[in-house]
RNA sequence: AUCUUAUCAAGAGCAGGCGGAGGGAAAAGCCCGAUGAAGCCCGGCAACCGACCCUUUACGGGGCACGGUGCUAAUUCUUGCUCGUUCAUUCGAAUCCUGCUUAUUUUUUGCGCGGACGAAUGAACGGAGAGAUAAGAA
Repeated sequence: AUCUUAUCAAGAGCAGGCGGAGGGAAAAGCCCGAUGAAGCCCGGCAACCGACCCUUUACGGGGCACGGUGCUAAUUCUUGCUCGUUCAUUCGAAUCCUGCUUAUUUUUUGCGCGGACGAAUGAACGGAGAGAUAAGAA
C1' cells in the first nucleotide's frame, strides 16, 4: 500500500506542563492559531479488541476499564457525484389532461399565473465516492 466487516448527530482541560508556527487528509471554501498551532507529557472521553461474568455456544448478552488501540474546535467543518426522493423558482417546441372560447352531433380553432411531462437552478433528506478508527485477511 491492498481487501473484508463495523462505526463515524453523543462525549472529552475557556486558565495543566514542555514546545515554539503552524494546523483543520488532499483541492476549493470556510475556519482555528502569539489571549499561543503541530508535536510530546499529564488529565479526560468513549468502549472496537483482549481479559472478566452469564449463556440456548451464536458473527449472543452483560458490566468493568486491568491490558492493546482510539479520540479529545466546528456533523467525518462544508462541497465535489451524467445517483434517488420531496419541495421551491424559472423555462418549455411538440404531446396528453383540464377549464374557457368558436362551433355545437362530432371533428376543429384560439386562449390559460392550470395540471401531467421535460429541462435548469436551489434547498432538505438519503445513497455513492473519499477519508478516519477498530478488528481481521492475504
Background:
Model confidence (mean pLDDT): 77 of 100. Predicted 3D model of a 138-nucleotide RNA (SAM riboswitch aptamer (S box leader)) from Saccharibacillus sacchari. The model forms 94% of the base pairs in the Rfam consensus. The sequence is in RNAcentral, with records from Rfam and Ribocentre. The same sequence occurs in records of 2 taxa. Taxonomically the source falls in Saccharibacillus (Bacteria, Bacillota, Bacilli, Paenibacillaceae). It matches the Rfam family "SAM riboswitch aptamer (S box leader)". Rfam links the family to the GO term regulation of gene expression.